[in-house]
Context: one part of a larger RNA
């Protein structure tokens, strides 16, 4: 000297842009944070409009949080082949018939709840047969890039008649699993790991290759080019720094991983081993009629705790962008905005011009002056800023504005509302006086203070920066 997610003093007028629990992955009251569709379907209130229950279908695997754990094919790069893919596009071809459930609901019982159960009754884009099968799936034959034979596998309707679907196959896109060379912190005061371990074969699995799992067999695999264990850590675009090379570091964004009180565990689905899903088990906390039961903020406000230390239990879906709807529409703590904070970076302002051989006061003084200092007062002029009042955007596409009567203009009115903070012995740009007298203190180093300190404290002056200035930690 530069940087920071900073903190502490002292200070402090405004604006725009940004940023904010770094610590305990600690506990968490309270509200909200995922629904949606009557253009599938049953039903109850009601005149009607409509609205609710429950059956379905979709979405809830996104978004949004966090960084515990992970040294790892987890990330980055760059290859590969044994896969899947709802919604979306494009091509090709089908939607025939037909049956048995069951929620809601009446009747009943058990429980303090939560909830459970026994009996009837009913619908559908819910579930099941049965046809059809050009594709597809397996078999064999003929033979290669296909053909023939045989088995097997499909659908769902609504409709305002305009469409919206359904189902099967090939093709895309955009997404997803898997495999792999190469990079990827520190320890040898860690030297030897390994028995599903290493490979084989059969079989099982799985969308998919694969010890991914079993059985049997062989005795095999890694390591000083550092296995194995030990400690640290999310990774990476990026970031600071530095002439580069390095060194450092991943806060805020984006792009990957991973995790949801800890441990496990499946089920549902195109996709989860699912943050606001499910069962288990464990701590923990509430409720409880003591039989049992409920819960999961690392969402978005707030709370208690720890802390040097980090913010509103604000508005809106008006924009953008998600989910469901044909559409109206609905819901959205993403988002879009306001608030708090000098915490950061950027920009304004605190007046401008004149105006004495220089008032008054301070301070120093060799007593003559010096200085503070054109500052001040005065005189003129301005209104950025502030106050008052009028006036109004743009963000909107035919309509919709939370921010908002905001932002900005325009008029009025007065220099009015506005300067601190460290330093002055040498490194270092800037000194005198009085107190103190190894005291009280100062200090980054060298060091200063024991009676004339330019080093301590205070006044005067002077330098630096300036709405900030120092300290303090940390990194180049």
């Nucleotide at each position: 000297g530069g940087a920071u997610g900073a903190a502490c003093g002292c200070u402090a007028g405004c604006g725009g842009c940004g940023u904010a629990c770094c610590u305990a992955a600690a506990a968490c009251a309270u509200g909200c944070a995922a629904g949606u569709c009557g253009c599938g379907c049953g039903c109850u209130u009601g005149u009607a409009a409509a609205a609710g229950c429950g059956c379905g279908g979709c979405a809830a695997a996104c978004g949004g949080g966090u960084g515990a754990g992970u040294a790892a094919c987890g990330c980055g790069u760059g290859g590969g082949a044994a896969u899947c893919u709802g919604c979306c596009c494009c091509g090709a071809a089908c939607u025939g018939g037909g049956a048995a459930a069951u929620a809601c609901c009446c009747c009943g019982c058990c429980g303090a709840a939560a909830g459970g159960u026994g009996g009837g009754u009913u619908a559908a884009u819910g579930u099941c047969c049965c046809a059809u099968a050009g594709u597809c799936u397996c078999c064999g034959c003929c033979u290669u890039u296909g053909g023939c034979g045989g088995a097997g596998u499909a659908a769902a309707g609504c409709u305002c008649c305009g469409g919206c679907g359904g189902u099967u196959c090939g093709g895309g896109a955009g997404g997803a699993g898997c495999c792999u060379g190469c990079g990827u912190c520190c320890u040898a005061u860690c030297a030897g790991c390994u028995u599903g371990u290493u490979g084989g074969u059969a079989g099982g699995g799985u969308a998919a290759a694969a010890g991914c799992c079993u059985a049997c067999c062989a005795a095999g695999g890694c390591a000083a080019u550092g296995a194995c264990g030990g400690g640290u850590a999310g990774g990476g675009g990026g970031u600071g720094u530095g002439a580069g090379a390095g060194c450092a570091u991943g806060g805020c964004c984006c792009c990957c991983c991973a995790c949801a009180a800890c441990g496990g565990c499946a089920c549902u689905g195109a996709g989860a081993c699912a943050c606001g899903g499910g069962c288990c088990g464990u701590a923990c906390a509430c409720c409880u009629a003591c039989g049992g039961g409920u819960g999961g903020c690392a969402g978005c406000a707030g709370u208690u705790a720890g802390g040097a230390a980090u913010a509103g239990u604000a508005c809106g879906c008006a924009a953008u962008g998600g989910g469901c709807g044909a559409a109206a529409g609905c819901c959205u703590g993403a988002c879009g905005u306001c608030g708090u904070g000098a915490c950061g970076c950027c920009g304004c302002g605190u007046g401008g011009a004149g105006g004495a051989a220089g008032a008054a006061g301070g301070c120093c003084u060799c007593c003559g002056g010096g200085u503070u200092g054109u500052a001040a007062a005065c005189u003129c002029c301005u209104u950025u800023u502030c106050u008052g009042c009028a006036g109004g955007a743009a963000g909107a596409u035919u309509a919709u504005g939370a921010c908002u009567g905001u932002a900005c203009u325009g008029c009025a009115g007065g220099a009015a509302u506005a300067a601190g903070c460290a330093u002055c012995g040498g490194c270092u740009a800037a000194u005198u006086a009085c107190g103190u007298g190894c005291c009280a203190g100062a200090a980054g180093c060298c060091u200063c203070g024991g009676u004339a300190a330019u080093a301590c404290g205070u006044g005067g002056g002077a330098u630096g920066c300036g709405a900030g200035c120092g300290u303090u930690a940390u990194c180049c």